Annotation: This is a predicted structure of a 73-nucleotide RNA (transfer RNA) from Candidatus Zophobacter franzmannii. Rfam family: tRNA. The family's RNA type in Rfam is transfer RNA. Rfam describes the family as follows. Transfer RNA (tRNA) molecules are approximately 80 nucleotides in length. The sequence was found in a public genome assembly.
RNA sequence: GGACCUAUAGCUCAGCUGGUAGAGCUUCCGGCUCAUAACCGGACGGUCAGAGGUUCGACUCCUCUUGGGUCCA
Numbered sequence: 001g002g003a004c005c006u007a008u009a010g011c012u013c014a015g016c017u018g019g020u021a022g023a024g025c026u027u028c029c030g031g032c033u034c035a036u037a038a039c040c041g042g043a044c045g046g047u048c049a050g051a052g053g054u055u056c057g058a059c060u061c062c063u064c065u066u067g068g069g070u071c072c073a
Base pairs, nucleotide, nucleotide: 001072002071003070004069005068006067007066010025011024012023013022019056027043028042029041030040031039049065050064051063052062053061
């Protein structure tokens, strides 16, 4: 210098052909128990890395930028 992959909740990750953003764990509250753990129920938690574009509508498609990773030279 070039090519490709990747960024979604505090953590680990889903999200199908563009059509209401989700799960597990953590935290908090409650249940159960003599009590704790486990288990059960519920709640909290998101600028979908940033900007622009296409579209009636974008986490999803296109362009640029930033961070991380792999490969080639």